[in-house]
RNA sequence: GGGCACGUAGAUCAGGGGUAGAUCGCUUCCUUGGCAUGGAAGAGGCCUCGGGUUCAAUUCCCGACGUGUCCA
Numbered sequence: 001g002g003g004c005a006c007g008u009a010g011a012u013c014a015g016g017g018g019u020a021g022a023u024c025g026c027u028u029c030c031u032u033g034g035c036a037u038g039g040a041a042g043a044g045g046c047c048u049c050g051g052g053u054u055c056a057a058u059u060c061c062c063g064a065c066g067u068g069u070c071c072a
Stems, first nucleotide, its partner, number of pairs: 001071007010024004018055001026042005048064005
C1' cells in the first nucleotide's frame, strides 16, 4: 500500500428502513440473625464520525477513522 470482516448499554452480542433488545454486571427492595442463592423493580445507548438516498437511516450507498485478519 491492497483485499475481506467488524464498530450498537460497563462487558459479550442480537437487530439489516418506521423513535433499540437479550445475557452477565450495576442500583433499590423482598427473603436471612448476616452472607450467598432466589424473587421483584429500576438506571444505563445523540447505534464511531461526515456526506448521500428516502416522508423516515442503527439499518441502504460513498468517504474517513479505529480494530481484527490475509496478501505484498